This is a predicted complex of two RNAs, RNase P RNA and transfer RNA, with 430 nucleotides together. The prediction has a mean pLDDT of 76. Rfam match: Bacterial RNase P class A. Rfam classes the family as a ribozyme.
[in-house]
RNA sequence: GGAGUCCGCCGGAUCAUCGCGCUUGCCGCAAGGCAGGUGAGGAAAGUCCGGGCUCCAUCGGGCAAGGGUGCAGGAUAACGUCCUGUCGAGGCAACUCGAAGGAAAGUGCCACAGAAACAUACCGCCGGGGCAACCCGGUAAGGGUGAAAUCGUGAGGUAAGAGCUCACGGAGUUCCGCGGUGACGCGGGCUCGGGUAAACCCCACCUGGAGCAAGAUCGCUCGAACGCCCCUUCGGGGGACGGAAGCCCAUCCGAACGAGCAUUAUCGCACCGAGCUCACCGGCAACGGUGACCCCAGAAAGAUGAUGAUCCCCGGCUCCGCCGGGACAGAAUCCGGCUUAUAGGCGGACUCCGCAA
RNA sequence: GGGGAUGUAGCUCAGCUGGUAGAGCGCCGCGUUUGCAACGCGGAUGUCAGGAGUUCGAGUCUCCUCAUCUCCA
Numbered sequence: 001g002g003a004g005u006c007c008g009c010c011g012g013a014u015c016a017u018c019g020c021g022c023u024u025g026c027c028g029c030a031a032g033g034c035a036g037g038u039g040a041g042g043a044a045a046g047u048c049c050g051g052g053c054u055c056c057a058u059c060g061g062g063c064a065a066g067g068g069u070g071c072a073g074g075a076u077a078a079c080g081u082c083c084u085g086u087c088g089a090g091g092c093a094a095c096u097c098g099a100a101g102g103a104a105a106g107u108g109c110c111a112c113a114g115a116a117a118c119a120u121a122c123c124g125c126c127g128g129g130g131c132a133a134c135c136c137g138g139u140a141a142g143g144g145u146g147a148a149a150u151c152g153u154g155a156g157g158u159a160a161g162a163g164c165u166c167a168c169g170g171a172g173u174u175c176c177g178c179g180g181u182g183a184c185g186c187g188g189g190c191u192c193g194g195g196u197a198a199a200c201c202c203c204a205c206c207u208g209g210a211g212c213a214a215g216a217u218c219g220c221u222c223g224a225a226c227g228c229c230c231c232u233u234c235g236g237g238g239g240a241c242g243g244a245a246g247c248c249c250a251u252c253c254g255a256a257c258g259a260g261c262a263u264u265a266u267c268g269c270a271c272c273g274a275g276c277u278c279a280c281c282g283g284c285a286a287c288g289g290u291g292a293c294c295c296c297a298g299a300a301a302g303a304u305g306a307u308g309a310u311c312c313c314c315g316g317c318u319c320c321g322c323c324g325g326g327a328c329a330g331a332a333u334c335c336g337g338c339u340u341a342u343a344g345g346c347g348g349a350c351u352c353c354g355c356a357a
Numbered sequence: 358g359g360g361g362a363u364g365u366a367g368c369u370c371a372g373c374u375g376g377u378a379g380a381g382c383g384c385c386g387c388g389u390u391u392g393c394a395a396c397g398c399g400g401a402u403g404u405c406a407g408g409a410g411u412u413c414g415a416g417u418c419u420c421c422u423c424a425u426c427u428c429c430a
Stems, first nucleotide, its partner, number of pairs: 001353010012311007020039008041328001045339002048337005053211004057251002060249004065207003069204002071085005086100001087098004101202002106200002108196003122143002124139006151169006170192003175188005215267003219261005228239004241254003275294001277292006312326006358429007367382004376413001384400005406422005
C1' cells in the first nucleotide's frame, strides 16, 4: 500500500420565531391566560418466542393434545435467547455457518431409468448338465441405470469371486483403559446393514387456557337469588347438583351472579422498575455484586411539528462559489430476546498478500 | 392494539401420503351463417404472492417477508 474478518457506536448540530400533547406553579367566578419543565427508536415494525400483570374457584396429579425444545457446561426472572466449549461443513487465514437425539424399535415412501431401491443376477465371469437352443448353481470384480447400488485403493487368495485374509484409509455402535465436570478426545478390541424423522413415529424435556379491546369501579332496565335432599343432641354432619374452556381424579367453595341499553368517565397506565448512567470488584465471557447519582414520553387509539439563519457530511458543476441530497422508520399495558428494514459515517482488535528497513 | 384465515391461468376454484400443474367460464384461429349469436373442431395461457432452507426432487414440508379478508371492549 492492497484485499478481507470480527466487535462497538453514531445516524445531523446550534440558535431564533410560530405551533401541538402532557405536566407543575401562579392569576382568574369561569372561559382561559402567564411562567417553568418535558416530549419517539435502534429497530417504536413483524407479533415469532419468553416473562410481569389480569380473569377463568385451586395448576396439585394422570391421560390426551401441542412444541422451528433436542451436542455439553454455564448465564438469566424466563426463553426456542446469550456466552464459553465439543463435533461437522466452508475458508490459505482472521473467522463464519449448523432445526447437531434415534434410520441396528417399528411402519411408510424412494417418480423416471435400471435386472435390482433393500432383498434382488440384465449383460458379463466361473462350475456342472445338454449335440445345440438353453437349463441349474456360484459370483456384486467389470459393464450399464440412477440423486443414491452392498466401505475405498492395492496385494494375496479363488473354478470365478467376495473383508474371505492382510496393509493403509473411512465409517459405525456396543465393550475396555486413560484424560476431561461434560459434549468428546486418544489408544485397544469388535463390526461393515442405502437414503428420508423440516414422513408417521420412538426417547428425553417443556407447556392449563385466554389475553390490557385482559380485567376492576361507576349509571339505567330486566332476570335469577340469600339455595335443594337426608340425619340432628340445633353446635353441625352427609349427599346430589353446580363451579376451568379436551377428559378424569384430588382439594376447596356454595350465589360469588346473568342479560340488555348507554357511555368510554375513573383505575389498570406511565417514574420506583428483572430501571438509567458512572466507578470499583469477581468472572475467559454471557453476566453478577457493591457504591454514588438520576427520575426519563404517553393518549381523545388523534401531540412529538413547521419555517429561517449559521455550521457539518455526501454528490455534481462553469469550483474563493452555486445547485441538489442527509436512510429505514414512527410509541399505545410494560419488560427480556429473535427476526426483518436501514443512505452514509466513526472507532477498536485481528488475518492474508506485496514492498522497504 | 390483539386473535384467526387465505394467496394456483384474465375470473371462480381443484391439485391425495413430495415425483411431467388441471377443470369450468372467458380469449384466439378455423368451420357453419347473407351477417351475428349459439354450435362443432383446434390452440394459447402460469416466476403456483415474493425470498431462503430441508430433500435426489417442493404448488405440497419448515422459516422470513408482502398483500387481502375476517373476528374481539